[in-house]
RNA sequence: UUCAGAAAAAGCCAAACUCCGAGUAAUCGGAGGACGGAAAGCCACGGGUCCGGCUGCGCAGGCGGCAGGAUAGCCGGGUUACCUGA
Numbered sequence: 001u002u003c004a005g006a007a008a009a010a011g012c013c014a015a016a017c018u019c020c021g022a023g024u025a026a027u028c029g030g031a032g033g034a035c036g037g038a039a040a041g042c043c044a045c046g047g048g049u050c051c052g053g054c055u056g057c058g059c060a061g062g063c064g065g066c067a068g069g070a071u072a073g074c075c076g077g078g079u080u081a082c083c084u085g086a
Stems, first nucleotide, its partner, number of pairs: 002086004012037002017032006035073001041079003045076003048071004053066005
């Protein structure tokens, strides 16, 4: 440096749920809590999903478009990194 994660060690993160706070919302922050995780560290670059706004078509159920927001614990990609083994 590259590949791998069976066993082990040092540790790390923390889903659902509850409480407090922010936001119209998706969702996020803090405390508790552990379902899980070998990048569940970081980046919205591609795809997906979700949210509200504007908007086109339609009698309507509904189907799209545009810019924006959210999700890195949906997938891919980029980037940095611990331990062990080869």